[in-house]
Transfer RNA from a Deltaproteobacteria bacterium, 73 nucleotides, folded computationally.
Lineage of the source: Bacteria > Pseudomonadati > Myxococcota > Myxococcia.
The coordinates come from a structure-prediction model, not an experiment, and the mean pLDDT is 82.
Rfam family: tRNA. By type it is a transfer RNA. From the family's description: Transfer RNA (tRNA) molecules are approximately 80 nucleotides in length.

Parts: sequence; C1' cells; structure tokens
RNA sequence: GGGCGAUUAACUCAGCGGCUAGAGUAUCAGCCUUACAAGCUGAGAGUCACUGGUUCAAAUCCAGUAUCGCCCA
Repeated sequence: GGGCGAUUAACUCAGCGGCUAGAGUAUCAGCCUUACAAGCUGAGAGUCACUGGUUCAAAUCCAGUAUCGCCCA
C1' cells in the first nucleotide's frame, strides 16, 4: 500500500428498514443472613464510532473518515 471483518450500556454480545434499542455480567437499592457470599425483587446506565447521502421512516442500506483485528505484498 491492497483485501476482508469489526465498532450498539462499564464489560461481553444480540438486534434480517417499521412501537419508546435489548440480554447476560457488573454497579446501586431493598429482601434474605449474626455478618459476608450465594439467592430473590427492583432501579440507574446509550451521541447505536464520526460525517454525509438514500428513504415516509436508518443501529439496520450506500459513500467517506477514524480506530481495532486478520490476510496478502
């Protein structure tokens, strides 16, 4: 330099153009316990990497940029 893939909650990930974007873990609160852990209930937490385009409607499609990974040279 070229090709391919990834980027969504603190972490790991789901979400085949259509309701107000979800799960597990973690965090916080309550219950339980002598206490802690485990368990149960609930809550908070999001610029869907960024910019632009297409569309009635974009996390989802297209282009560019950025970062990371793999392959080729």